[in-house]
Context: one part of a larger RNA
RNA sequence: CCCUCGCUAAGGAACUCGGCAAAAUAGCCCCGUAACUUCGGGAGAAGGGGUGUCCCGAUGAAUAAUCGGGAUCGCAGUGAAGAGGCUCUGGCGACUGUUUACCAAAAACACAGGUGCCUGCGAACUUGAAAGAGGAUGUAUAGGCACUGACGCCUGCCCGGUGCCGGAAGGUUAAGGAGAGGUGUUAUUUCCCGACUUGUCGGGAGAGAAGCAGCGAACCGAAGCCCCGGUAAACGGCGGCCGUAACUAUAACGGUCCUAAGGUAGCGAAAUUCCUUGUCGGGUAAGUUCCGACCUGCACGAAUGGCGUAACGACUGGAGCGCUGUCUCGGCGAGGGGCUCA
Numbered sequence: 001c002c003c004u005c006g007c008u009a010a011g012g013a014a015c016u017c018g019g020c021a022a023a024a025u026a027g028c029c030c031c032g033u034a035a036c037u038u039c040g041g042g043a044g045a046a047g048g049g050g051u052g053u054c055c056c057g058a059u060g061a062a063u064a065a066u067c068g069g070g071a072u073c074g075c076a077g078u079g080a081a082g083a084g085g086c087u088c089u090g091g092c093g094a095c096u097g098u099u100u101a102c103c104a105a106a107a108a109c110a111c112a113g114g115u116g117c118c119u120g121c122g123a124a125c126u127u128g129a130a131a132g133a134g135g136a137u138g139u140a141u142a143g144g145c146a147c148u149g150a151c152g153c154c155u156g157c158c159c160g161g162u163g164c165c166g167g168a169a170g171g172u173u174a175a176g177g178a179g180a181g182g183u184g185u186u187a188u189u190u191c192c193c194g195a196c197u198u199g200u201c202g203g204g205a206g207a208g209a210a211g212c213a214g215c216g217a218a219c220c221g222a223a224g225c226c227c228c229g230g231u232a233a234a235c236g237g238c239g240g241c242c243g244u245a246a247c248u249a250u251a252a253c254g255g256u257c258c259u260a261a262g263g264u265a266g267c268g269a270a271a272u273u274c275c276u277u278g279u280c281g282g283g284u285a286a287g288u289u290c291c292g293a294c295c296u297g298c299a300c301g302a303a304u305g306g307c308g309u310a311a312c313g314a315c316u317g318g319a320g321c322g323c324u325g326u327c328u329c330g331g332c333g334a335g336g337g338g339c340u341c342a
Stems, first nucleotide, its partner, number of pairs: 001337008010328002014326001019323001027051005036041001038150001052072008073077001085321007092313002097109002113148007125134003151308004156238003161235002163231005170226003176220002181215001183213003188207009239257005266300001267297001278294005
C1' cells in the first nucleotide's frame, strides 16, 4: 500500500450525476393511525408504550397458556444470531406476470377488457407437390387475423390519394378462336443460251394453279385496370393572408385565397418546447432539476387512442424526517495479502 471487517470527538449529505455505499429501522403484545378510494384498500400508514427473573392471586384439568398484584438484577431483557427505515409530491405502465441464457428487468412484451375484419362447417386459417393433419371429436356465446390495452369520462372533421368491399352498363385487354390479305416452295409454261441421234436434254431468266409451310388485318376473347359507389377502432390527413371595439392592447366580428377536410373535447415549455435557465408563483440563504400556473403547441391530440385514476412497481424525477466516516478529514484497531529477513 491492497482486500475484508470493527470503532471514532464535533458536525450530519457539506460527498456525489445521484445518500452510491454504509448506518439506521426490525420479532411479539397493546394503544393509535391521515389524504384519497374502484369501499376491497390505503395499514405494519404515521406515531407511541411494553418485553428479563422470582413470588402470590384469578381463570383453568394443568407444573400449557392468559390476566392482576408484589419483589428483584443489569449499561442494556425479541440482552447473542436472524427479522420493514419512514413520509410528502410528480412521470410512465392499471394490476400478478414475461424478457435481451453471458453488459439492459424497463415506461419494452404479455394481460383481462374494447373494437374491426374474415369464417355456415369437407369453415376461415395453418401445414403439406398430394393424400392427409391441425383448427376440432369445436360450430358464430365458436374459431382465425389485426389494432387497442383494467376502470372512469370520452373517442370529433376528411373517402381527394392508397388499401379493402360492392357494382347490371361503358372503355382497355392475354392466351385462344377467326381469317381479309400477302409470302415461300413448284407441277406446268414463256423467252434466251448451249448440245446434238430435229424434238428431246442441260443451263439461265420470267410467269405460276393445287398442296404444303410460315406471316397476318378486321372481328369474338376473362380477371385486372379505367369507371361508379361505400368504407377511417382501414393506411393516413386535419391551412394561409389582411382588416376591425371610444386609452392602449387584444379581436367575439368581417374580407379574401386554397383544400378531401382544415385539429372538436381534453391536455400543453410536456418521456413532446428549438428560441429556453420562457414568464409568474411555491419550495431553498441561494433551485438550468422539481411542483403549480400561463399558452407564443419550432413540432400534443383522441383505440399508431385523448384525459383522469385508487391499488401495485428491485422503474424514473423532486422534497423532507430519521440515520450515519458519503463528506469536512482524517485517526485507531483486527484478520488476510503484499513487502523485508530466515
About this RNA
Large-subunit ribosomal RNA, domain IV from a Nitrospirota bacterium, 342 nucleotides, folded computationally. The coordinates come from a structure-prediction model, not an experiment, and the mean pLDDT is 88.